This is a predicted structure of a 73-nucleotide RNA (transfer RNA) from Daphnia pulex.
Model confidence (mean pLDDT): 80 of 100.
Its Rfam family is "tRNA". About the family: Transfer RNA (tRNA) molecules are approximately 80 nucleotides in length. By type it is a transfer RNA.
RNAcentral holds the sequence, with entries from Rfam.
């Protein structure tokens, strides 16, 4: 320089272009326990990197930035 990939909650993964983006962990409370960790129950946490285009309807398709990792020169 270019050429492919991927960007979703503290973190890890889902979602066929169509109902209120879904589940683990973690955190919060509560139950049980002498107490603590396991068990169980409940709760809160996403503008889906940013912007814009398609489309009746976009995490999902198109563009264009920025971030990460990866090849080529």
């Nucleotide at each position: 320089a270019g050429c492919a990939u991927u960007g979703u909650g503290g973190c890890c993964u889902a979602a066929u272009g169509g109902a209120u983006a879904a589940g683990g962990c973690a955190c919060c409370g509560g139950c049980c326990u002498c107490c603590u960790a396991a068990g169980c129950c409940g709760g809160g946490g996403a503008u889906u990197g940013c912007g814009a285009g398609u489309u009746c309807g976009a995490g999902u398709c198109u563009c264009g930035c920025c971030a990460g990792a990866g090849g080529u020169a």